């Protein structure tokens, strides 16, 4: 110094759940809460997994309908890998 790494402050984060507010929806924010997290920080145009289909399309129907396929929507607390921290025994 570099990889792993037990530990952690009157520190930080915040899942389901409620209550606003956006959205077409998945979801975001936000207040509260507090299942967890040493990255539960960032980055969705690295890969792949995973939600949703406004909109496009294929069929069926034949009157405003069903039902398939596709992100270009999202999710970083799904995995991998980038990228930048914190703390510090063996």
């Nucleotide at each position: 110094u570099c990889a792993c790494g037990a530990u952690a402050c009157u520190g930080g984060c915040a899942a389901c759940c409620c209550g606003g507010u956006g959205a077409a929806a998945a979801c975001a924010c936000u207040g509260g809460g507090a299942c967890g997290c040493a990255a539960a920080g960032c980055a969705a145009u690295a890969g792949g997994a995973c939600c949703u289909a406004a909109u496009c399309u294929u069929c069926c129907g034949g009157c405003u309908g069903g039902a398939g396929g596709a992100a270009u929507g999202g999710c970083a607390a799904c995995c991998u890998g980038g990228c930048c921290g914190c703390a510090g025994a063996a």